[in-house]
Molecule: Fluoride riboswitch aptamer (crcB RNA motif)
Organism: Acidobacteriota bacterium
RNA sequence: UUAUAAAACGGGGAUGGAGUCCCCCAGAAAGCGCCGUAAGGCUGAUGACUCCUGCCUACUU
Repeated sequence: UUAUAAAACGGGGAUGGAGUCCCCCAGAAAGCGCCGUAAGGCUGAUGACUCCUGCCUACUU
């Protein structure tokens, strides 16, 4: 210097915050939703669960 493996820390998992668990990445990467030639259209604040905030719909006061 190069390559591989493990651990810690760190980063990430389609729009906010927190906790738990899971997964991925690691010197650049993981990641940046789907359909459609285009125009345009569709789902969801989660990776999963719980809570809060925001948004939408219905009902009651």